[in-house]
RNA sequence: AGAGUUUGAUCCUGGCUCAGAAUGAACGCUGGCGGCGUGGAUUAGGCAUGCAAGUCGAGCGCGAAAGCUCCCUUCGGGGAGUAAGUAGAGCGGCGAACUGGUGAGUAACAGGUGGGUAAUGUGCCCUGAAGUGGGGAAUAACUCGAGGAAACUCGAGCUAAUACCGCAUGUGAUUGCGAGAAUCAUGGUUCUUGCAAUUAAAGACUUCGGUCGCUUCAGGAUCAGCCCGCCCCCGAUUAGCUAGUUGGUGAGGUAACAGCUCACCAAGGCGACGAUCGGUAGCUGGUCUGAGAGGAUGGUCAGCCACACUGGGACUGAGAUACGGCCCAGACUCCUACGGGGGGCAGCAGUCUAGAGGCUUCGGCAAUGGACGAAAGUCUGACCGAGCGACGCCGCGUGCGGGAUUGAAGGCCUUCGGGUCGUAAACCGCUGUCAGAAGGGAAGAAUGCCCUGAUGGUGAAUCAGGGAGAGACGGUACCUUCAGAGGAAGCCCCGGCUAACUCCGUGCCAGGAGCCGCGGUAAUACGGAGGGGGCAAGCGUUAUUCGGAUUUACUGGGCGUAAAGGGUCCGUAGGCGGUUACGCAAGUCUGGUGUGAAAUCUUCGACGCUUAACGUGAAGUUGCCACUGGAAACUGCGUGACUUGAGUAUGGUAGAGGUUAGUGGAAUUCCUGGUGUAGCGGUGGAAUGUGUAGAUAUCAGGAAGAACAUCUGUGGCGAAGGCGACUAACUGGGCCAUCACUGACGCUGAGGGACGAAAGCGUGGGUAGCGAACGGGAUUAGAUACCCCGGUAGUCCACGCCGUAAACGGUGCACACUAGGUGUAGCGGGUAUCGACCCCUGCUGUGCCGACGUAAACACAUUAAGUGUGCCGCCUGGGGAGUACGACCGCAAGGUCGAAACUCAAAGGAAUUGACGGGGGCCCGCACAAGCGGUGGAGGAUGUUGUUUAAUUCGACGCAACGCGAAGAACCUUACCUGGGCUUAAACUGCAGCUUACAAUGUGUGAAAGCAUGUGUUCCUUCGGGAAGUGCUGUAGAGGUGCUGCAUGGCUGUCGUCAGCUCGUGUCGUGAGAUGUUGGGUUAAGUCCCGCAACGAGCGCAACCCUUAUCGUUAGUUACCAUCGCGUUAUGGCGGGGACUCUAGCGAGACUGCCGGUGAUAAACCGGAGGAAGGUGGGGAUGACGUCAAGUCCUCAUGGCCCUUACGUCCAGGGCUACAAACGUCCUACAAUGGCAGAGACAGCGGGUUGCCAAACCGCGAGGUGGAGCUAAUCCCUUAAACUCUGUCCCAGUUCGGAUUGCAGUCUGUAACUCGACUGCAUGAAGUCGGAAUCGCUAGUAAUCGCGGAUCAGCAUGCCGCGGUGAAUACGUUCCCGGGCCUUGUACACACCGCCCGUCACACCACGAAAGUCGGUUGCUCCAGAAGUCGCUGUCGGAACCUUCGGGACCAAGGCGCCGAAGGAGCAGCUGGUAAUUGGGGUGAAGUCGAAACAAGGUA
Repeated sequence: AGAGUUUGAUCCUGGCUCAGAAUGAACGCUGGCGGCGUGGAUUAGGCAUGCAAGUCGAGCGCGAAAGCUCCCUUCGGGGAGUAAGUAGAGCGGCGAACUGGUGAGUAACAGGUGGGUAAUGUGCCCUGAAGUGGGGAAUAACUCGAGGAAACUCGAGCUAAUACCGCAUGUGAUUGCGAGAAUCAUGGUUCUUGCAAUUAAAGACUUCGGUCGCUUCAGGAUCAGCCCGCCCCCGAUUAGCUAGUUGGUGAGGUAACAGCUCACCAAGGCGACGAUCGGUAGCUGGUCUGAGAGGAUGGUCAGCCACACUGGGACUGAGAUACGGCCCAGACUCCUACGGGGGGCAGCAGUCUAGAGGCUUCGGCAAUGGACGAAAGUCUGACCGAGCGACGCCGCGUGCGGGAUUGAAGGCCUUCGGGUCGUAAACCGCUGUCAGAAGGGAAGAAUGCCCUGAUGGUGAAUCAGGGAGAGACGGUACCUUCAGAGGAAGCCCCGGCUAACUCCGUGCCAGGAGCCGCGGUAAUACGGAGGGGGCAAGCGUUAUUCGGAUUUACUGGGCGUAAAGGGUCCGUAGGCGGUUACGCAAGUCUGGUGUGAAAUCUUCGACGCUUAACGUGAAGUUGCCACUGGAAACUGCGUGACUUGAGUAUGGUAGAGGUUAGUGGAAUUCCUGGUGUAGCGGUGGAAUGUGUAGAUAUCAGGAAGAACAUCUGUGGCGAAGGCGACUAACUGGGCCAUCACUGACGCUGAGGGACGAAAGCGUGGGUAGCGAACGGGAUUAGAUACCCCGGUAGUCCACGCCGUAAACGGUGCACACUAGGUGUAGCGGGUAUCGACCCCUGCUGUGCCGACGUAAACACAUUAAGUGUGCCGCCUGGGGAGUACGACCGCAAGGUCGAAACUCAAAGGAAUUGACGGGGGCCCGCACAAGCGGUGGAGGAUGUUGUUUAAUUCGACGCAACGCGAAGAACCUUACCUGGGCUUAAACUGCAGCUUACAAUGUGUGAAAGCAUGUGUUCCUUCGGGAAGUGCUGUAGAGGUGCUGCAUGGCUGUCGUCAGCUCGUGUCGUGAGAUGUUGGGUUAAGUCCCGCAACGAGCGCAACCCUUAUCGUUAGUUACCAUCGCGUUAUGGCGGGGACUCUAGCGAGACUGCCGGUGAUAAACCGGAGGAAGGUGGGGAUGACGUCAAGUCCUCAUGGCCCUUACGUCCAGGGCUACAAACGUCCUACAAUGGCAGAGACAGCGGGUUGCCAAACCGCGAGGUGGAGCUAAUCCCUUAAACUCUGUCCCAGUUCGGAUUGCAGUCUGUAACUCGACUGCAUGAAGUCGGAAUCGCUAGUAAUCGCGGAUCAGCAUGCCGCGGUGAAUACGUUCCCGGGCCUUGUACACACCGCCCGUCACACCACGAAAGUCGGUUGCUCCAGAAGUCGCUGUCGGAACCUUCGGGACCAAGGCGCCGAAGGAGCAGCUGGUAAUUGGGGUGAAGUCGAAACAAGGUA
């Protein structure tokens, strides 16, 4: 310090997630030791048991018992002494208000901080002053009696005090009336002083010295009360709150101020700087995190507060409204004799419950501290310790060294060579921490007490010496010895982020997951293993906080399009504010002082524990607060001045600015009349509609309402909405010029007010046209739409509402500054002119282009989105949702303010490259069109689907599967089925052992394969044996047309022979990318030319290659034959020839080369000449980058998986040839351009020795016999057919057509049954030109005719070739299909076969409404009213004092009154749970219906 994740890729915005640190933690796995910390966060839920606050006999009065000893005894017991003035309770004093616990309540002067108290109190303690005299009356304990189950209570009697009560004294104190002084300033305080009144006390012990007490006063210290400034969570969907409320006067009350309380009077007080209400919460020092600023938090420790079962109340006291006190009420619980009583662990342990979850019913007062005491001492669950828990932090150990030329065994992996675990182990040597055993052994202990001494006021305190006693921890720490590597390592992770990789298993299953995302047969992501990485007595997970997150932005963000500028203006509060002088000193800056508790934190230390954690000493730290001194620049405040901001004035000026009234013409519709006749109207095409009762058209007249053509212009005006004929009236604002006046009067503007398109609403008018709804006609699968015919609200006017818009420049207002250029509107100045222009220039408005700069980019750019200032509004992921609830506004419709649960990992902006468009432009192609011939109908052939079957083997599926693999299934092929066999095998290569030639040839059985069984015996030799080979066994391994073409290679198809696809360098861009390759021309072509931030290059195109068309030359057999000769009935048959044809080598030729025109003088195109051929002459081969997970594992090769007496292999038979049906491709036809019969003519490519096969003969024929020739320009296949001529047929199911069937044959082959081809005779089906639809072809092409070849024993209508005859048409590019380039839009990128919306149906989830219902809480009113304070009364009653003895003073039960908790009733508010039903929302796999959006998305 960053990283992952939106996209095909990019930049940005933006959320989600991760890496870090931390915790009172919990859970999972694991667990050796020690130190120091820490441990009920949930139920402030309930609690058994024990303990947690007592102490003092030196305040007081009582006062046992057991036991022991003695005596007596009626043996039952009694008495005395001792125990013992002990235990015990009681009176009294002090304490119990501390310590300890918890955080429920509390949003508050509760807390923090700083002040105030002249408005206060303070036991014990300290200092000082003064005193402590003399009396009295009770009472508990106790005794007796009574009641009660108990708790406890009552009566009578006895008694003491440091308990209680008078009296005296009065230093003082208090009060009243006075006097004086000082000081301060809410009119009080302090001091001095006069008079009067009131007001104290307690003794105990003693060594007799005194000590401890007690009373009054003053002061101090400590602690506490009260008051104030500032700080202190969220909500405005809480905006008004308040009646003792705010103040005054008087009284009461308090320690004290105060409405604290009361009476009266006044009507105030608080609040947008957030009152009130609601929610949440103890606050702080600190703690965690963070660079900091901040954010979160408040457990342990420390300070404060609050609480003590819940609510209320007072008493006592210095102090409480009292955790282990009291009274009352309530809930709960316990006891009960049912009458009544008891209790309060949020003290320490412990228990139950709920919970993921938190300890021992321990030891000790040894230390520290506290209460009491004169003290010894007692008490102390405070505390000190131990125990339990890896809960945390820190430290230590689980060994160390050597040990590989056997890298052992074993595991894992492997390319089978090896690699790795790994010096790791074994083995050798060494050490002894921890744990274990034994022994030794500190510190924590010093006070105090007793004695002595010093000092001293010979007091206290202090100091010194001596003595007795005292350790829970503790079997302590620590040290020594003993033995022995012995007892001590796990957890998580290994796809990226993020360090770490392989194998096996699994097969979208099981699982995993923090995010992205893994898993559907080769998973580094699941599970296991090996290996590796990280941390380590722990490691992971979960939860939470901060960080990263500049993702609430003070430091430190934004708002044109990503979320975000209010619709506009006016203006209140507030914020901000021009120039200048002086003053003040609030802000500001600076010095000093105080404070900011300790602990914590930081730094330092020869600091203390062996180190560390931990502890300790010193210093420091931030900001804040208070007091005080100083400075005066800036802000502020006060006073004065100024003119440039702002405004006023004067003179001009443009304008659809506004309101009202009036006026005008064109058009439309309607009405009337005329002319006139059959249609009009409307559409893509129609129909509804309208018209013979006369429309439309046309002419004339009239009526009505609404809107104002041309001018009209990125022209004008207005704040915005908006404003458009003309005239008038009223009226707002702007601009220009002048520079006279005022003198900062300004800017912005939360709330607030006004205005505010259209639609809509109310009342009343108006209504020509248009026109939601509605009706009709069309379209359509439907059409509640788009189109057409009608048409009501509405549109118009007046008045009143509504208050919203993509109210947009998607850009708040104001001011200042920062290059220009060019239009336009208004006003001015200069120059010029007779004048109008032109030209230069100023201000204001409105546009375009553009520099700097800005920006994610697009873009903005003096009209800023630049640079700054001021103020306002708004934003913080998408959806849910501008929804719900609530409130306000509205007549309603609705508007404004405006959430959450839940859900997703994105949603989004700009730009890029593609792809796509029922976008555009340009161009091409048998793409359409123009033609010719077909297919689709028939019969047959063939392939496919389907079906069938034991099997009908498999593959191929739009174009680009379907006469395809298959250039040829009777067996074989053959992969399929049935049956019979073989098992190292039919074939291949090793090794080991045994055996023996291998061959060749028999027999039996069998369908064959096979099985069984014979004959037979190689070479070399040193005779031991060896070599090669066979067979058998074993072991490696063969074999597989088994699976995966979605693991692959290779090959192939296709777009497409389309003209494209890229690279280097440079340049541009943040980048993806762009440029080049775009543009202007041209081409078949990214072909060429020109231009150009590009310049070059590569793969493609073209050319080079083959063939064909012409010629030349060379050569001349088997080809040829013009001339010469021979021969024949005839034939290049022969001699010869080399001319011709031809053959096949080499050349020539064609290049837009020439001419003319067009073009830019280019490229090129058009025309022409010449030429056999003319613009790539025709044809072929040749297929860029890539696309389709296209095809092929059954050509071959190959990874992985699978089978191994079988999924291998051999054999026989069957099947691949089936047949309701469907499709593709073909053949033959339907006939006369024909069929048949006869006669006659002309090719080329090819093939041939297991072959082609001549002549001749036989057969109607297929064919047979036969054998010449030919290894081929020689011989054969080989008669080409269409064609021509002659004849016949006469339009018919025929002399067309030939299917089908019968009979008889031929050929091949072991074998034609399933299942071959052919021949003859006979038979003679469908079919008379083919629906929708659809295919091929542009010239030697289509069409038509035959011929050859491959495969092949045989089998072609298929395929591949060959020649013969030989057309028609192309205007043209609108449309269909495919393609190329440029451009445009895009929400597509699996790329339009894309994406995507809504209803409905189903499932789940959360939420809203809801008749109600059940709670919680608050307020108000009323009833009733406990305890208790206060007030009144007090005639019951009562020891102290007085008394005249009657009584009184005083106390006081009781009664009454005010207040008053729980309770009850009623009415409201807020809030929560639940609910029949209901509403929308979200999510979900392939559901249904449509097709709304994205392209002009097919109606933008």
Predicted 3D model of a 1500-nucleotide RNA (small-subunit ribosomal RNA) from a metagenome. Its Rfam family is "Bacterial small subunit ribosomal RNA". Rfam links the family to the GO terms ribosome and structural constituent of ribosome. The RNAcentral record of the sequence draws on SILVA.